[in-house]
Molecule: transfer RNA
Organism: Candidatus Saganbacteria bacterium
């Protein structure tokens, strides 16, 4: 220098062929339970879907550029 892959909650990951209010586990917080709670049960909060544009009635999803990380080739 060229090509490919990845980027979604604090962390690990889903999200179909573009279509409902973007979910799960874990963690955090609160409550319940309990002799105690770090176990168990219930609930809540937590998101600019890496950044900036474009296409579309509608974008996590498609297109372009960029950024970061990884792999391969030279």
């Nucleotide at each position: 220098g060229c090509g490919c892959c990845u980027a979604u909650a604090g962390c690990u990951c889903a999200a179909c062929u573009g279509g409902a209010u973007a979910g799960a586990g874990u963690g955090u917080c609160a409550g319940c339970c309990u002799c105690c709670g770090g176990a168990g049960c219930u609930g809540a909060a937590g998101g600019u879907u890496g950044u900036g544009g474009g296409u579309u009635c509608g974008a996590c999803u498609c297109c372009c550029a960029c950024u970061a990380g990884g792999c391969g080739c030279a």